[in-house]
Molecule: transfer RNA
Organism: Phycisphaerales bacterium
RNA sequence: GCCGCUGUAGCUCAGUGGUAGAGCGCACCCUUGGUAAGGGUGAGGUCGUGAGUUCAAUCCUCACCAGCGGCU
Numbered sequence: 001g002c003c004g005c006u007g008u009a010g011c012u013c014a015g016u017g018g019u020a021g022a023g024c025g026c027a028c029c030c031u032u033g034g035u036a037a038g039g040g041u042g043a044g045g046u047c048g049u050g051a052g053u054u055c056a057a058u059c060c061u062c063a064c065c066a067g068c069g070g071c072u
Base pairs, nucleotide, nucleotide: 001071002070003069004068005067006066007065010024011023012022013021018055026042027041028040029039030038048064049063050062051061052060
């Protein structure tokens, strides 16, 4: 230099055009004589950045940024 993959909650990951979710973690509550385990409720996201297409974009297109891999 060229090509490919990945980027979504604090962490690990779903979701592939129509209101953004799970597990773990966090806060509060229930249960217990106390702890562990269990259960309930809740908070937490400009979906990497910018532009384009569309009535509508996490999803499609382009550029850029970051990480990983391959080729030279």